[in-house]
């Protein structure tokens, strides 16, 4: 130094093509239920959607810079 691919609640992710209320498991919080705890039920919280600019009425999703993180191809020492 090239190329593709990822980045979204604590964790693991869906949504992105084709702009239109940001979901989902696990996890937590607090009730129920128990002699007590597991498991179950009911409810709750927690998200600058990598960061910056731009387009638009309207961007997690289009554009452009940047930042990390994987693989992969090359060169030098």
């Nucleotide at each position: 130094g090239c190329c593709a691919c990822c980045g979204u609640g604590g964790c693991u992710u869906a949504g992105c093509c084709c702009g239109g209320u940001a979901g989902a498991g696990c996890g937590c919080c607090u009730c129920c239920u128990u002699g007590g705890u597991a498991a179950g039920g009911a409810g709750g919280a927690a998200g600058u959607c990598g960061g910056g600019g731009g387009u638009u009425c309207a961007a997690a999703g289009c554009c452009c810079c940047c930042c990390g993180g994987u693989g992969g191809c090359u060169c030098c020492a």
Predicted 3D model of a 77-nucleotide RNA (transfer RNA) from a Candidatus Heimdallarchaeota archaeon.
Taxonomically the source falls in Candidatus Heimdallarchaeota (Archaea, Promethearchaeati).
Rfam family: tRNA. Rfam classes the family as a transfer RNA.
The prediction has a mean pLDDT of 81.